Molecule: c-di-GMP-I riboswitch aptamer
Organism: Thermoanaerobacterium sp.
RNA sequence: GCUUGAAAAGAGCAAACUUAUCGAAAGAUAAGGACGCAAAGCCACGGGUCUAAAGCAGAUUCUGCUAAGAUGGCCGGGUUGCCAGC
Numbered sequence: 001g002c003u004u005g006a007a008a009a010g011a012g013c014a015a016a017c018u019u020a021u022c023g024a025a026a027g028a029u030a031a032g033g034a035c036g037c038a039a040a041g042c043c044a045c046g047g048g049u050c051u052a053a054a055g056c057a058g059a060u061u062c063u064g065c066u067a068a069g070a071u072g073g074c075c076g077g078g079u080u081g082c083c084a085g086c
Stems, first nucleotide, its partner, number of pairs: 001086002004084002012037002017032006035073001041079003045076003048071003055065004
């Protein structure tokens, strides 16, 4: 350095679900818990997806549009990095 991850060692993260808190929601955080993960470390820059409080429009308490919200465990990109292989 790599369109590498078969075997191995030592570590690491933690889905669903449960409880608590925050939030309009999506979801987040903490504890428990492990489905998985070689970047499941970090960054919402591009695309996707989710939500729709405020706002706007229609309507009459409902519907539609909309991200400034969310997702890095949807994908691309950026950046840092352990072990092994070449």